[in-house]
Molecule: SAM riboswitch aptamer (S box leader)
Organism: Actinomycetes bacterium
RNA sequence: ACAUCAUCCAGAGCGGCUGAGGGACGGGCCCGACGACGCCGCGGCAACCAGUGAGCUCGGCCGUUGGGCGGGGCGGCGCAUGGUGCCAAUGCCCGAGCCGAUGAGGA
Numbered sequence: 001a002c003a004u005c006a007u008c009c010a011g012a013g014c015g016g017c018u019g020a021g022g023g024a025c026g027g028g029c030c031c032g033a034c035g036a037c038g039c040c041g042c043g044g045c046a047a048c049c050a051g052u053g054a055g056c057u058c059g060g061c062c063g064u065u066g067g068g069c070g071g072g073g074c075g076g077c078g079c080a081u082g083g084u085g086c087c088a089a090u091g092c093c094c095g096a097g098c099c100g101a102u103g104a105g106g107a
Stems, first nucleotide, its partner, number of pairs: 002106001004104005013042005021031003025095004043087003048083003051079003055074004060069003091099001
């Protein structure tokens, strides 16, 4: 780079460097020298994957009043350790197109 599946009306800052465009594309409409976009540092948001806990469930071993120990599976409810991701506006609106972005496994 390619196809598949899922999600995209919520949420999230402060500094430093740089210096003119940026919001994927077209048309709008916005952001931007009161410094946008990008990069770096610290911080934060979120819960896609792993992890972990509650809960549910299936046996096993020990003991026999009550119970105790340990293992497997699910885990849509929590946590936030790790891997990402994200921190203007409904993916800003409309349109075009299986278009764009993110995650997961894949060949």